[in-house]
RNA sequence: CCCUCUGUAGCUUAGUGGUUAAAGCGCUUGGCUGUAGCCCGAGAGAUCCCCGGUUCGAAUCCGGGCGGGGGGA
Repeated sequence: CCCUCUGUAGCUUAGUGGUUAAAGCGCUUGGCUGUAGCCCGAGAGAUCCCCGGUUCGAAUCCGGGCGGGGGGA
């Protein structure tokens, strides 16, 4: 320098055009317990990496940028 995959909650992921972005772990809290853990219930937490475009409508499609993984020269 070129090709390719990828970026969503603190972490790991789901969601591939249509209401309110979902789950596990973690966190907070209630129950349980002598206390803690396990277990059960509830809650907080992401305007979806940034900018622009397409569309009635974009996390999702397209272009550019930035970051990360892989391959090639």

Predicted 3D model of a 73-nucleotide RNA (transfer RNA) from a Candidatus Pacearchaeota archaeon. Model confidence (mean pLDDT): 82 of 100. Lineage of the source: Archaea > Nanobdellati > Candidatus Pacearchaeota. Rfam family: tRNA. Rfam describes the family as follows. Transfer RNA (tRNA) molecules are approximately 80 nucleotides in length. Gene Ontology term of the family: triplet codon-amino acid adaptor activity.